[in-house]
């Protein structure tokens, strides 16, 4: 010092927010596997699946000092064979000193099959079974055994009979076996001896919780032994007894899985008795009898799963998961059963039987069991060598040497894990090359490389070389570790990731494809998300992925959650078990607390040391081991015993209110029906109708009667009840509650799993009843349809009696009890006080019922003494959405159905509250030519023009509700032109750069449709530094040009629209957890967020207004080209002189500000009226368009990213087309006529334009026009006659003297050119059309309407467009309605924002599930049959060595028979899990299917709940209930002013 050390979050529901809640990620771990990659070493570790099957080898033997043999060998003795020599010989042999063989005996050494002993019950493997005293922990054994070992005491005597081996015979293929004969022992059996052992009896003293036990005394009975070695000492054995040690058996307390959709289980079951059995031992362990017990919601029984623990992983911990290696225990050994032997087994490498399988076989029979070590096949995603050695450690046997030992020690294989090392170090900027990117400058890779200078780990080579081994010998590992030397940067880097979480970004390719993905999500042409590359990040001999576990997850909450609305309070009560429980005193000590003792094995973990070079690893010491048991103590609290108390609870008594309940009776109003009277044509019903009723007399009205149901007013966020619920009146019976008093009991209390009872409506059964209402049903309407809403009818039902059902939005969506915690104000029922003559009023208090509100709580909404606050106790319930309150099973029910109540599969959400918007067939206020009131149109006709459609070679393209359609186009014959056909060109029609040449341009001719081609011709620019530059042109090469090709959904710019609507925001402050709110709302007012007042706001910005232009009045200045009052003159024209007064022109001023008055208003803002004024309340008009919306429009004005094209999608030319034409629509023109037409005459504008121009006069032409050319670069001249109007004349209501289309003819003008395809003129022709259906447009005053004039474009060509003036109205009560908009408020399931969202059937595809005639496997219960091995019992016919025996036999034993039990097997029947199945059923998910529109807004019939019924479907309807319904009105209460 070791328990002082320890706790991180993120993404994802929304437009945004807070909360709830799930899903997912970051961490650690692994006996792992897979992918890519792979240098070395150390230490570990390695069939998790088929307890599937196994070839082959090995894994348990040993002892000859237990025994008899056998064999080998040595020695000795006995023995004497073959054979040599001499010799003999009939030549066959004899003979043999010698020689020593075989054989025998004895002894020694050695080997050993068998008998015998000990060991094969250990060691090693596996985890199938087992939910159990199997395991863990602590006890008990007074209920036990224990070989070998240790200690102590005593003994080890004397006999007997067998038997294997062996021999012989026989059987068998084999395995093996049988018979006969012989033999030994430490094998077997009697006898003797023996106690402190055992048993029986008698008896004395102790101990213990009990059964019991202990110490003695006496008597009796039974009951042991084995030898071996050694010369010996002695050693090793053996027997008996006691004790120890070790090991084992048994019992008990406590502890550790899931399912109650397993609730009842049990017959040896529970207990007892039997000198019954059995065991080492207790015990129903077994047996006979007796009794009827025993277990179970504190979870029995059953089912599923599983070896248990020390530990291991994770975690801050508490916990959760796990049980591979190592260690302890258990179980098993092919499957099932059984015993034998033994100290120990019911025995892995023993036996018997049965079964399955494999093998051998001569077919008769036999053999076998790797879950020992290797190894094989198989299974599987997956797991190693048929290795070395007994050297070490340990084990068996042995006296020992020693033998055996796949235990073990080692090596091999595998990155499977942990740990260590290396793949080099230093220097090195020209920041090399290459790659990639680029804004083309550069950046990055990057000191990285190269280069230079070094080092030598690992690996390699050479040499040396251990510890592990003790007194001798003995080393598998191993020539290994280690050491020294040698050479040389050489041999040694990958994997994953780079959208966020999460560290790390660019390019290209791809184009909702290919693909990625842990979650959110990427990909539809500019992808940091796919693929590749460059670069970067992380880890590193590994890196990722997959799987599993813990964590994060406070997401099962003991530590440490919740239930008003998110999931969640049972519909309500009574009450059992249980849990919890008032005050005082005292005892006990179970809980509790303290100390001590024992235990908590070792290993592991933690701390401190040590050893391998370090580390991993290993070792020593300590800590820890939170526990259990025992002993001692304390006594506050809990518990328990005793005694007492009254405040909790109850009783008593005096009062009180009440739609509390049940039964009986009774009353009036109303509806309907019946009868009668009066009376006549309708009634009724609706949005409007119709069905229906009525001349057979309805409705209406009067009188009488019948019957059923419900009880107006009173009536009230009033009363009562536990809830459901209860409403005329009277009576009877009856429950509860409140208040006062404080007499009595004395904790008698609270809650309440199961249980029991009550329980709206609907519904069911039986019997009644039936007036009204009224599911179903019929009819009428509505509608696209209408199985609905509306109407006319109407059956069950609604009512009563009896019995079921047991559910509701059964709601306060809020369980019960108790205590505490500011107030205020209503209301109902009591009591008390003060005051008073008295009643009110007032004050206090109790009980109930409302509202407001502080603290506090809450996600917010809200709750707030009637808590959702602060606490205590008890019960119920929740754990993502869907599937589903479904399926199956159980229980209940007559049924309908109720209750209990899953899973597969699927999604990343589902949800609550609040916010901002948007929307509403919600509300309020307000505005607008929005409606209304008016005037004139469109829609009908003809024509013009645009569009669609059609057609075409092409009819180029764009624009499509308002906000496309006389729009781009302010003007298509060619051009334009983008389209089509044909003909040409290819560095190009156009730009820049380079080179060469030259002026270029032009003109002429030919060919051609032309572009163009060919030929000819002519001429030669400028500058100067004098051979260059510049301009221009031609030729050439390549970079490039070009594109009205695509994308307006990649963009800029511009524009439209809401809308000239009054809005849109910000800073600071304040409020809110926050999104946000406030300001900006409110009261007034305005055209206006205009202004005033108020206000937690105060200010500010963009908008509004004003400033600008124009117009209306006037003044000043100026006076030509304008003007002419006065003057003069004249050809009579402001023409001229003159003038600048006026008009006018164009510069600058003035003027209008609610300034003044009155009234209203709030003393304000402002409004109404008036005066003055040219003009009056923004005087008229214009310009001016906030934040934003519509992916609005435009790539074809222009610009522009990307893509595409490049002898063509570019460019040139000719011709054609954009002008087509059954048709449809838009916008216009002209009309239909008399307010008109024609004709004659006559009057008055404004604003513009004019040089490639406007053009006068004059002349010609009917005219378009021609000719002409004065004048004018314009207040001068011209276009230029204004028209409607006015004054005459004609027409007289008609298809016309209206209307002018169409067509014929003849012309004019412009232009290279009027055919397709111009405009105009003249003559002729003279169509439709007689005022326009549904519908629809514009306009509020100099406006509408009517009338003409000019301009842009333009050679020419407007009915269009843009401007200009002339004439010049009618109407507006008003805001109910239509449309659009603004503000406030409300609801919302919408946020792509109602063109939203969304429900159900049907059709198709896929998936999982349920039912299912059956069918198949497995498991299991019960009954019965058969019954192996075997124990036990029994029998004694058969057999039999030991003992007895008077020898016959007996005792005992054996085989055998019988009996009980008994595995496998069989039969029948029941239950359970699972597979499969025709068919049936709903569910889920799918791309843009079909039918409707149920829900969300008052969702267009408010919705929802329960129930019944009906219908293609959502759903409709009836009855009862709820608000989780909008809106309006009323009532009541409260708050503010």
């Nucleotide at each position: 010092u070791a328990u002082a050390u320890g706790g991180a979050g993120a993404g994802u529901u929304u437009g945004a927010u807070c909360c709830u809640g799930g899903c997912u990620c970051a961490g650690g771990a692994c006996g792992a596997a897979c992918g890519c990659u792979g240098g070395c070493g150390g230490c570990g570790u390695g069939c998790c699946u088929a307890a599937c099957a196994c070839a082959u080898g090995c894994a348990a033997g040993u002892c000859g000092a237990a025994c008899g043999g056998a064999c080998u060998u040595u020695u000795a003795a006995u023995g004497g064979a073959a054979c040599a020599a001499a010799g003999c010989u009939u030549c066959g042999g004899c003979g043999g000193c010698g020689g020593g063989a075989a054989a025998u005996u004895a002894a020694g050494a050695g080997u050993u099959a068998g008998u015998g002993g000990c060991g094969g019950a250990c060691g090693g493997g596996u985890g199938a079974g087992u939910a159990a005293c199997a395991c863990g922990u602590g006890g008990a054994u007074a209920a036990u055994c224990u070989g070998c070992c240790c200690a102590u005491a005593a003994g080890u005597u004397g006999g007997g009979g067998a038997u294997a081996a062996c021999a012989c015979u026989c059987c068998g293929a084999a395995a093996g076996g049988a018979g006969u004969g012989c033999u030994a022992a430490u094998a077997c059996c009697g006898g003797a001896u023996a106690a402190u052992g055992u048993c029986a009896c008698u008896u004395g003293g102790g101990a213990g919780c009990a059964u019991u036990u202990u110490c003695g005394a006496g008597u009796g009975a039974a009951g042991a032994a084995a030898g071996g070695g050694g010369c010996a000492a002695c050693c090793c054995g053996c027997u008996u007894a006691u004790g120890g040690a070790u090991g084992a058996g048994u019992c008990c307390g406590c502890g550790g899985c899931c399912c109650a959709u397993u609730a009842g289980c049990u017959a040896g079951u529970u207990g007892g008795u039997g000198a019954g059995g059995g065991u080492a031992a207790c015990g129903g362990c077994c047996u006979a009898c007796c009794a009827a017990g025993g277990c179970g919601a504190c979870g029995a029984u059953g089912g599923g799963u599983a070896g248990c623990c020390g530990g291991c992983c994770u975690g801050a911990g508490a916990g959760g998961g796990u049980g591979g290696a190592c260690g302890g225990c258990c179980a098993c050994a092919c499957u099932g059963g059984g015993a034998c032997u033994g100290a120990g087994a019911c025995a892995c490498g023993g036996c018997c039987c049965a079964g399955a399988c494999u093998c051998c076989u001569a077919c008769g029979g036999g053999a076998g069991g790797c879950a020992g070590c290797a190894g094989u096949g198989g299974g599987g995603a997956a797991u190693a060598u048929u290795c070395c050695g007994c050297a070490a450690u340990g084990g068996g046997c042995g006296a020992a040497a020693g033998c055996c030992u796949g235990a073990c020690g080692g090596a091999g294989c595998g990155a499977c894990g942990c740990c260590g090392c290396g793949u080099g170090g230093g220097u090195g900027a020209a920041g090399a090359a290459g790659g990639c990117c680029u804004u083309a400058g550069g950046g990055u890779u990057g000191u990285a490389a190269a280069g230079c200078c070094c080092u030598g780990u690992c690996a390699a080579g050479u040499g040396g070389g251990a510890c592990g081994a003790g007194a001798u010998a003995g080393g598998a590992c191993g020539g290994u570790a280690c050491c020294a030397c040698u050479a040389g940067a050489g041999g040694a880097a990958g994997c994953c990731c780079c959208g966020g979480c999460u560290a790390a970004c660019u390019a290209c390719g791809u184009g909702c494809c290919a693909g990625c993905a842990g979650c959110c999500g990427c990909g539809g042409u500019a992808a940091u998300a796919c693929g590749u590359a460059g670069g970067g990040g992380g880890c590193g001999a590994g890196c990722g992925u997959u799987g599993u576990c813990c964590g994060g997850a406070a997401u099962u909450a003991c530590u440490g959650g919740g239930c008003g609305u998110a999931a969640a309070g049972a519909g309500c009560a009574c009450g059992u078990a249980g849990g919890c429980g008032g005050a005082u005193a005292u005892g006990u000590a179970a809980g509790u607390c303290a100390g001590a003792u024992g235990u908590g094995a070792a290993a592991a973990c933690c701390c401190g040391g040590g050893g391998c070079u370090u580390a991993a690893c290993u070792u020593c010491g300590g800590g820890a081991a939170u526990g259990c048991a025992u002993c001692u103590g304390a006594a506050a609290c809990u518990a328990u015993g005793u005694a007492u108390c009254u405040u909790g609870a109850g009783u008593a008594u005096a009062g009180g209110a009440g739609a509390g309940g049940u039964g009986a009776g009774u009353g009036g109003a109303a509806u309907u029906c019946c009868c009668g009277g009066u009376g006549u044509a309708g009634c009724g019903g609706u949005g409007a109708a119709a069905u229906g009723c009525g001349u057979a007399g309805a409705u209406a009205u009067c009188g009488g009667g019948a019957g059923g149901a419900a009880c107006a007013c009173c009536a009230g966020u009033g009363g009562c009840g536990a809830a459901g619920g209860c409403g005329g009146c009277u009576c009877a019976c009856u429950g509860g509650c409140c208040u006062g008093u404080a007499a009595c009991u004395g904790a008698c209390g609270c809650u309440g799993a199961g249980g029991u009872g009550c329980g709206a409506a609907a519904g069911c059964c039986a019997g009644g009843g039936u007036a009204g209402c009224g599911a179903a049903c019929g009819g009428g309407a509505u509608u696209a349809g209408a199985u609905a809403c509306c109407c006319c009818g109407g059956u069950a039902g609604u009512c009563c009696u009896g019995g079921c059902c047991g559910u509701a939005a059964a709601c306060g969506a809020u369980g019960g009890u108790u205590a505490c915690u500011a107030g205020g104000u209503g209301u109902a029922g009591g009591a008390g006080g003060u005051a008073u003559c008295g009643a009110c009023c007032c004050c206090u208090u109790c009980u109930g019922u409302g509202c407001c509100g502080c603290a506090g709580c809450a996600a917010a909404c809200g709750c707030a003494a009637u808590a959702a606050g602060u606490a205590a106790c008890c019960c119920g319930c929740c754990u993502g959405g869907g599937g589903a309150g479904u399926a199956c099973g159980g229980c209940c029910g007559c049924a309908a159905g109720g209750u209990u109540g899953a899973a597969a599969c699927u999604c990343a959400a589902a949800g609550g509250a609040a916010u901002u918007g948007a929307c509403g067939g919600g509300g309020g206020c307000c505005c607008g030519c929005a409606c209304a009131a008016g005037c004139g149109g469109u829609g009908g006709a003809g024509c013009a023009u645009g569009u669609g459609g059609u057609u075409u070679a092409a009819u180029u393209c764009g624009a499509c509700g308002c906000a496309a359609c006389g729009c781009g186009a302010a003007g298509a014959a060619c051009c334009u032109u983008a389209c089509c056909a044909g003909g040409g060109u290819u560095u190009g029609a156009c730009a820049u750069c380079c080179c060469u040449u030259g002026a270029c341009u032009g003109c002429u001719a030919u060919a051609g449709a032309g572009a163009u081609a060919u030929a000819g011709u002519g001429u030669u620019c400028a500058g100067c530094u004098u051979g260059c530059u510049g301009a221009c042109a031609a030729g050439g090469a390549g970079a490039c040009a070009g594109g009205u090709g695509g994308u307006g959904c990649a963009u800029g710019g511009c524009u439209g629209u809401c809308g000239u609507c009054a809005g849109c925001u910000c800073g600071u402050g304040u409020c809110g957890u926050g999104a946000g709110a406030u300001g900006u709302u409110g009261g007034g007012u305005u055209a206006a967020g205009u202004c005033c007042c108020g206000c937690a706001a105060c200010g500010a910005g963009c908008g509004c207004a004003a400033c600008c232009c124009u117009u209306a009045u006037u003044c000043u200045u100026a006076g030509u080209u304008g003007c002419c009052a006065g003057c003069a003159u004249u050809u009579a024209a402001g023409g001229u002189g003159g003038g600048c007064a006026c008009u006018c022109u164009a510069a600058g001023g003035a003027g209008a500000c609610u300034g003044c008055c009155a009234c209203g208003g709030a003393u304000a803002a402002c409004g109404u009226g008036g005066a003055g004024g040219a003009a009056g309340g923004u005087g008229g008009g214009g310009a001016u368009g906030a934040c934003g919306u519509c992916a609005a429009g435009u790539c074809a004005u222009c610009a522009u990213g990307c893509c595409c094209u490049u002898u063509a999608u570019a460019u040139c030319c000719u011709g054609g087309g954009c002008u087509a034409c059954a048709c449809a629509c838009g916008u216009g023109c002209u009309a239909c006529a008399a307010u008109g037409g024609u004709u004659c005459g006559u009057a008055c504008a404004g604003a513009g334009g004019g040089a490639a121009g406007c053009a006068a006069a004059g002349c010609c032409g009917c005219g378009a026009g021609g000719u002409g050319g004065a004048g004018c670069c314009a207040a001068u001249c011209c276009c230029a006659g204004a028209a409607a109007g006015c004054g005459g004349a004609c027409c007289u209501c008609a298809g016309u003297u209206c209307g002018g289309a169409u067509u014929g003819g003849a012309g004019u003008c412009u232009g290279c050119a009027a055919c397709u395809c111009g405009a105009c003129u003249c003559c002729a022709u003279g169509a439709a059309g007689c005022a326009g259906g549904a519908a629809u447009c514009g306009c509020u005053a100099g406006u509408a309407a009517c009338c003409g004039c000019a301009g842009a474009u333009c050679a020419g060509c407007a009915u269009g467009c843009u401007g200009c003036g002339g004439u010049g109205a009618a109407u507006a009560c008003g805001u109910u309605c239509c449309c659009g908009g603004g503000c406030c408020u409300u609801g919302u399931a919408c946020a792509c924002a109602c063109c939203g969202c969304c429900c159900g059937u049907c059709a198709c595809a896929c998936c999982a599930c349920c039912c299912g005639a059956g069918u198949c496997u497995g498991g299991u219960g019960c009954a019965c049959c058969c019954g192996a091995a075997g124990u036990c019992g029994u029998c004694g016919g058969c057999c039999u060595a030991a003992c007895c025996g008077u020898a016959a036999g007996g005792a005992g034993g054996g085989a055998g028979g019988c009996g009980c039990c008994g595995a496998a097997g069989g039969u029948g029947u029941g239950c359970c899990c699972g597979g499969u199945a025709a068919g049936g059923g709903g569910g889920g998910u799918g791309a843009a299917g079909u039918c409707g529109u149920a829900a969300c807004a008052a969702g267009g019939u408010a919705g929802c709940c329960g129930u019944a019924u009906c219908g293609g479907a959502a759903g409709g309807u009836g009855c009862g209930g709820c608000u989780g319904g909008a809106u309006c009105a009323c009532c009541u209460c409260c708050u503010u002013u």